Background:
The RNA shown here (small-subunit ribosomal RNA) has 1474 nucleotides and comes from an uncultured bacterium.
[in-house]
């Protein structure tokens, strides 16, 4: 301090993720040592067991045991023993009585205020401590324990008798306190111990005062919800009385009607508050384990008692639920004390030691008690410290992994080699904590010695984020995943290994806070289009305000005093070897609060002032608002004329309208309901809107003058008001127009668009509704801040112009993500409101509040998504536009689809019909040749180091090599005979080559994957067009250059231009071709000489021609005119063999289509090795109900036949071409046969369309399929399965639907010739000539391309994208007849236990009267009362759960039906409404 993720790419908005830190933690995998600490977050669920509050004999009586004294009595002579009283001392102990049990310890149910934090106050308690003052006289009557009796099962008791106190009570006294004006009245006490005593401790009364402590009251702070707006009846105040320690409605009684509340009352839900933890740069934000301050609570509720203190965790009664015991009568009980124990739970420890220390309780003290506490134990919970070794070590070992096979890498790691011992174990010594004694921990902590490397590493991840990668398995499967995302056969993402990263006795996950997130923005955003301005105004509270002056000091500001607990944090120091940890000192606690001071600014309070704001005065502009009353023009209807048939509508038509006279045209009548022209981004209005004229009433706004007030101002939550269109209510109006609705069309459908009617409505009057894309998608208000050009009112000015109040354009500074705004702001400021905070779900649901209803309006949530958006770039599309091109179309010629053949392909079929190619860009395509072979396919035989290739190792060989015959077999192959035939070295043993055998490595695959690949090819396309460098622009993606104006066949050139240039492409170079030259002349030619011949360049000769082939020339808009800009360029001319690219070819940019090709070849990974590999026969690739392409021959007279008879080009021949000559049959293919040539020389070789004669329109003298014999020729072999040729036979077919294809000149079409392959076998392909045409107004349509523009929700780019119903699965929710439970509430019953009032006849010890009986005051039992817990009926709110059955709502590779939206989306879309 960022960083991944919307998108082809960019900016920007916004959201989800991540890295950090941190937990009282949980779980996985592992786990060595100590120190500090810290451990039920869930069930405030239940709890066995055992500890946790006692203590004091110096309050007091008893007992009991032991001593000791003195005594009795009994026994003994006595010593003595014993058995009792007394007494005193020591120890114990139930019980009176004192003080403590209100503290220590626990928990966080409740409590949003009786709490709590912090300042503060008054009308107050005080046991225990501490000063001081004064007492402390004198009498009394029970009681318990303790005995008897005596109930009960137990807990527990009853009655009767004794006895004591510092227990209980009188009575005196009263410094002093209490009442009261006051006079007066009241109110106390307790002894104990020590000693011989003096006396002294120590308790007591009573008052004051102090510390410390408690109660009480108030200011401020203290969570969320308004889908909770009114609450409250002892309520709010008064007066009186009780009441309490003490103020007070704290309670009652009367009188008042208050009091709380938008600055959030009341309700609901949640929570104990603080110190302080965690996070953060800080402001903040979440938390309130453990310490520490304070509250609350103690099985659930209630109530007292006691007492200085309680409404009492370990006390009491009383309901209540649970639990135990019980002899069924009845008792017991509360771990949220400390261990522990079920339960819950994801999950928190041992029924441990000791009061040594620290503190509490009692006691005078000893001391006892202390689950406070201080230790130990358990858990890697969590932090801190330490180790698991250090040095050397390269043959870079073995072994793993990888591997281009070479080597890399684990890795100096590691074995050795040399050392050292923290820890660990053993021994040995041994504290501190203790001021003199006591020491649980504890023989611990340390220190020392021995021994030995020895007892001590694992946990994540390794596609980006984010350090770190390879190989194998797997095969959208198993799985991963924090977000984008991995996986559909080569995965750095699953899984496992090898390597490498982090971290480390821990690492991982999971969960929850905080922070990144500026992502709720006080610091610190934001609303034009991304979420976001209320439609619009008027104003109420608030809230915020001009200029001077005094004066105040709330606010501010400065000091100062208190207070802001301790710990915590931070600073600087100290102590544990360090560190965590503990400790000292300091500062800080940013706050309250009292109090001095200042007074600029804000409040407040006085005076003043005119700039703000009103008012006045003249003057003008206006569709500003209401009423009313007039007016033309259309329309429509009606009447009446005229006229005579079609009108009217549409892309076309129909529906209607019309001979009963429409439409048309005159003229009149009527009625409604809008006002043409002027009319203008010109005016007025708040906004919604407002447009005919004229009256009337009226609102605002602006000028310009200036002598009134005197800050009156601005915003404006709620609140009132206005508010298009539609809609709704009463009544009226109804011409036109028009939801519904009806016909007609169109259409696959057409409940739609389009016609033809047509009710609501639309128009007025009164109410209502309150919405709108109600828009400038921009709240009002002030102020500041370049201009320039227009327009409206007003002033000023002769004009030109200025000015002020509107409206509009462009633009500086500036601001904006960008688009854009720019004085009318979206710039610079302020002051006020309003609204947003990720898409959907949802502007919905429930609830409210308005409405008559439709509906408004207020307004979530569960779910789900990782996006939704916004501006902009580049593309791609468009039933968007401009421009241009192409046999595109459109003019023409000619086909094809229709018949019969040939082939290819689909599909059947098969054992097998090997494979591949699928719009154009597959289909006479790979195949430039399937009878065998090819061959890849199938059937059957068959072989296993193989048909090839290259090593190894063993054996065997008079070798390799090559002939011939003969069985068996289909054949491959076995087998047998028999010849030819002597490699190279040698130490002579042999080796070496070769070959055979046998193992091993390996060969082999036309087997998968063209979606892993590399040559190679198609196609867009011979289209003009695709980049770059530098500069410029622009946050960027990108523009720009390449656009523009002209021009080309070209992005081809001119010419403008922030471009300059440059590169692959166009052209040119290149091959043919078309003229010409030059040179060359044989196998070509023959013009001149000459020879000659039936004929003939036949021969001499020659090289002019002509041809041959090799170099040259020639065409560049080069020249003229004319256009055009004076440019490129274009038209036209001349010249010329050829004219504007002279005609043809080669020749293919960046790229596209996962295009084709693993069956040409190459090649990754996979796969098959006695077979998926090798050999062989034989069949198959030649099937056939059908479809579909290509072409072939036709269908005829521009033709068939017959017959005569000329002119070619360009290739091709030695296993060849093959002439002459002869055979062959009626005839022919063919056969002998062999000249001549490896070819400008021989040979094929005949060119054919043509001419002329016949045919006379028939299925023919057309067409040749078919088929039947017949013959050839090829060749091991023509049966599946060639070709050819006679004779014979003579299908279809008579110009071909819909639709469609080729061609723009030597081209269609027509006609033949060669070649390639190839034994043989083209109707195919490939090349060559010959004859040789119509046609193009033109670019409106259809295709296909190019540029430039728009428009876009596309980007796999329109074969895109994408909405809605229905149908299937799940999800969560709304309503729903009710059930059901929580919780709060009203009204009544009921009333425990208590206290308080009363009554108190019964009981009754103290003081009182009284001789005394007894009686009097006081007191108990018991009754009554009023309040009141739990309960109980009824009825009300609320808040869950659940519910047949329903409502949308999401979700979810391949469902149905249509296609609303995105392009003008084929009807622009959208908004409200109905």
């Nucleotide at each position: 301090a960022g960083a991944g993720u919307u998108u082809g790419a960019u900016c920007c908005u916004g959201g989800c993720u991540c890295a950090g830190a941190a937990c009282g933690a949980a779980c996985g995998c592992u786990g060595g040592a100590g120190g500090c600490a810290u451990g039920c977050u869930u069930a405030a669920c239940a709890c066995a067991u055992g500890c946790a509050a006692g203590u004091c004999g110096a309050a007091c009586g008893a007992u009991g045991c032991a001593a000791u004294a003195u005594u009795a009595g009994c026994g003994g002579u006595a010593a003595c023993g014993u058995u009792g009283a007394u007494a005193u001392u020591g120890c114990a102990u139930a019980g009176u009585g004192g003080c403590a049990a209100a503290c220590g310890g626990g928990u966080g149910a409740g409590u949003a205020a009786u709490g709590c934090g912090u300042g503060g106050g008054a009308a107050c308690g005080g046991a225990c401590c501490c000063c001081u003052u004064a007492g402390a006289u004198u009498g009394g009557a029970a009681u318990a324990a303790c005995g008897a009796u005596u109930g009960g099962a137990a807990a527990c008791g009853a009655u009767c008798g004794c006895u004591a106190a510092u227990a209980c009570c009188g009575a005196a006294u009263a410094a002093u306190c209490c009442g009261g004006a006051g006079a007066c009245g009241g109110a106390a006490a307790a002894g104990a111990g020590a000693g011989a005593a003096a006396u002294c401790u120590u308790g007591c009364u009573a008052a004051g005062g102090g510390a410390g402590c408690g109660g009480c009251c108030c200011g401020c702070g203290u969570u969320a919800g308004a889908u909770u707006a009114g609450g409250c009846u002892g309520u709010u105040g008064g007066u009186g009385u009780g009441g309490u320690a003490a103020c007070g409605g704290c309670a009652c009684a009367c009188c008042a009607a208050a009091c709380c509340u938008g600055u959030g009352a009341u309700c609901u839900a949640u929570a104990g508050c603080u110190g302080g933890u965690c996070u953060g740069a800080g402001a903040g934000g979440a938390c309130g384990a453990u310490c520490a301050g304070c509250c609350a609570c103690a099985c659930u509720g209630g109530a007292a008692c006691u007492g200085a203190g309680a409404u009492a965790c370990g006390g009491u009664c009383c309901a209540g639920a649970c639990u135990u015991c019980u002899a069924c009568g009845g008792a017991a009980g509360g771990c949220a004390g400390c261990a522990g124990u079920g339960g819950g739970g994801a999950a928190u420890a041992u029924u441990g030691g000791a009061c040594a220390a620290u503190g509490g309780g009692g006691g005078a003290a000893a001391c006892c008690c202390u689950g406070a506490u201080c230790c130990a134990g358990c858990g890697a919970u969590g932090u801190c410290u330490c180790g698991u070794g250090a040095g050397u070590g390269a043959a870079g070992a073995a072994g793993g992994c990888c591997u281009u096979a070479g080597g890399g890498u684990u890795g100096u790691a590691a074995a050795g080699c040399u050392c050292u011992u923290u820890u660990a174990u053993c021994a040995g010594g041994g504290a501190a904590g203790a001021u003199a004694a006591u020491g649980a921990c504890g023989g611990u902590a340390c220190c020392u010695g021995a021994u030995g490397a020895a007892u001590a590493a694992g946990c994540u991840c390794c596609g980006g984020c984010a350090a770190a990668u390879u190989u194998c398995g797997u095969g959208c499967c198993a799985g991963c995943a924090g977000c984008c995302g991995c996986g559909g056969u080569a995965a750095u993402a699953c899984g496992a290994a090898g390597g490498g990263a982090g971290c480390a006795a821990g690492c991982g996950u999971u969960g929850u806070u905080c922070g990144g997130a500026a992502u709720a923005a006080c610091u610190g955003g934001g609303c034009g289009u991304a979420a976001a301005g209320g439609g619009c105004g008027c104003g109420u509270a608030g809230g915020c305000g001009g200029c001077c002056u005094a004066g105040u000091a709330a606010g501010u500001u400065u000091g100062a005093u208190g207070u802001g607990a301790a710990a915590g944090g931070c600073u600087c120091g100290g102590g544990c070897u360090u560190a965590a940890c503990c400790u000292g000192a300091g500062g800080a606690c940013u706050g309250c609060a009292u109090u001095g001071g200042a007074u600029a600014c804000u409040g407040c309070u006085a005076g003043g002032c005119u700039a703000g704001a009103g008012a006045g005065u003249u003057g003008a502009a206006g569709g500003g608002g209401a009423u009313g009353a007039u007016g033309g023009a259309a329309u429509u209807a009606u009447g009446c004329a005229u006229g005579g048939a079609g009108a009217g509508g549409u892309g076309g038509a129909a529906u209607u309208c019309a001979u009963a006279g429409a439409u048309a045209u005159g003229c009149a009548u009527a009625a409604g309901a809008a006002c043409a022209c002027c009319g203008g981004a010109g005016g007025c209005g708040a906004a919604g809107g407002c447009g005919a004229u004229c009256a009337u009433c009226u609102g605002g706004a602006c000028a310009a003058c200036a002598a009134c007030u005197g800050a009156c101002g601005c915003u404006g939550a709620g609140g009132c008001g206005c508010g298009a269109a539609a809609g709704c209510g009463u009544g009226g109006g109804g011409a036109g127009c028009a939801a519904a609705c009806a016909g007609g069309a169109u259409u696959a459908g057409a409940u739609a668009c389009c016609c033809u009617g047509g009710u609501a409505g639309u128009c007025c009057a009164c109410g209502c509704u309150g919405u709108a894309a109600a828009c400038g998608a921009u709240g009002a208000a002030u102020g500041c801040u370049a201009g320039a050009c227009g327009u409206u009112g007003g002033c000023u000015g002769a004009a030109a112009a200025g000015u002020c109040a509107g409206u509009g354009u462009c633009g500086u500074a500036g601001u904006u993500a960008a688009c854009a705004c720019g004085a009318u702001a979206a710039g610079c400021a302020u002051u006020c409101c309003g609204c947003c905070u990720g898409g959907g779900g949802a502007g919905u649901a429930c609830g409210g509040u308005c409405g008559c209803a439709a509906g408004a309006u207020u307004a979530a949530a569960a779910c789900u998504c990782a996006a939704a958006g916004g501006a902009a770039u580049u593309g791609a599309c468009g039933g968007g536009g401009a421009c241009c091109c192409g046999c595109a179309c459109a003019a023409g010629c000619g086909g094809u689809g229709g018949a019969u053949u040939a082939u290819g392909u689909g599909g059947u079929u098969u054992a097998a019909u090997u494979c591949g190619a699928c719009u154009c860009u597959a289909c006479g395509c790979g195949c430039a040749a399937a009878a065998c072979c090819u061959u890849a396919c199938c059937g059957g035989c068959u072989c296993u180091u193989g048909a090839c290739a290259u090593g190894u190792u063993g054996c065997c060989u008079u070798a390799a090599u090559u002939g011939a015959u003969c069985u068996a077999g289909a054949g491959a192959u076995a087998g047998a005979u028999u010849g030819a035939g002597a490699g190279c070295u040698u130490u002579c043993g042999a080796g070496c080559a070769g070959g055979g055998c046998a193992a091993c490595a390996c060969a082999g695959g036309u087997g998968c994957u063209g979606c892993a690949u590399g040559g190679c090819u198609g196609u867009c396309g011979u289209c003009a067009g695709c980049u770059c460098g530098u500069g410029u622009c622009g946050u960027g993606a990108g523009a720009u250059g390449u656009u523009g104006g002209g021009u080309u066949a070209a992005g081809u050139c001119c010419c403008g231009c922030a471009a300059c240039g440059a590169g692959c492409g166009c052209a040119a170079c290149c091959c043919c071709u078309g003229c010409g030259u030059u040179u060359a002349u044989u196998u070509g030619c023959c013009a001149u000489c000459a020879g000659g011949u039936u004929a003939a360049g036949c021969u001499g000769g020659g090289c002019a021609c002509u041809a041959u082939a090799a170099a040259c020339g020639g065409a560049c808009u080069g020249c003229c005119g004319a256009u055009g800009a004076u440019a490129a360029g274009u038209c036209g001319g001349a010249g010329g063999a050829a004219g504007g690219c002279g005609g043809g070819g080669a020749u293919g940019a960046c790229g596209u289509c996962a295009a084709g090709u693993c069956c040409u070849c190459a090649u990754g990974g996979c796969c098959c090795u006695u077979a998926u590999g090798g050999g062989c026969c034989g069949g198959g690739c030649u099937a056939c109900a059908c479809a579909c392409g290509u072409a072939a021959u036709a269908c005829a007279a521009u033709g068939g036949c017959u017959g005569c008879u000329a002119c070619a080009a360009a290739g091709a021949g030695g296993a060849g071409c093959g002439a002459a000559u002869g055979a062959g049959u009626a005839a022919a293919a063919u056969c002998a046969g062999g000249a001549g040539c490896g070819g400008a020389u021989c040979u094929g070789a005949a060119a054919a369309a043509g001419c002329a004669g016949u045919c006379u329109c028939a299925g023919u003298u057309c067409g040749g399929a078919u088929u039947g014999u017949u013959u050839u020729c090829u060749g091991c072999a023509a049966c599946u399965c060639g070709a050819a040729g006679g004779c014979a036979u003579g299908a279809a077919g008579a110009u071909g639907g819909a639709a469609u294809c080729g061609c723009u000149a030597g081209c269609a079409a027509u006609c033949g010739c060669a070649g390639a392959u190839c034994a043989g076998c083209a109707u195919g392909c490939u090349g060559c000539g010959g004859u040789g045409a119509a046609u193009a107004c033109g670019u409106u349509c259809u295709c296909g391309g190019g540029u430039c523009u728009u428009g876009u929700a596309c980007a796999c780019a329109c074969u895109g994208c994408c909405c809605g119903u229905c149908a299937a699965a799940c999800c969560a929710u709304g309503g729903g007849a009710g059930u059901u439970g929580g919780u709060u509430u009203u009204a009544c019953c009921u009333u425990a236990a208590g206290g308080c009032g009363g009554c108190g006849a019964g009981c009754u010890a103290a003081c009182c009267g009284g001789c005394a009986a007894c009686g009097g005051a006081g007191g108990c039992a018991g009754c009554c009362g009023a309040c009141c817990a739990c309960g109980g009926u009824a009825g009300g709110g609320u808040c869950g759960a659940u519910g047949a059955c329903u409502g949308g709502g999401g979700u979810u590779a391949a469902g149905u039906c249509g296609u609303a939206a995105c392009a003008a989306g084929g009807u622009a879309g959208c908004c409200g409404u109905a």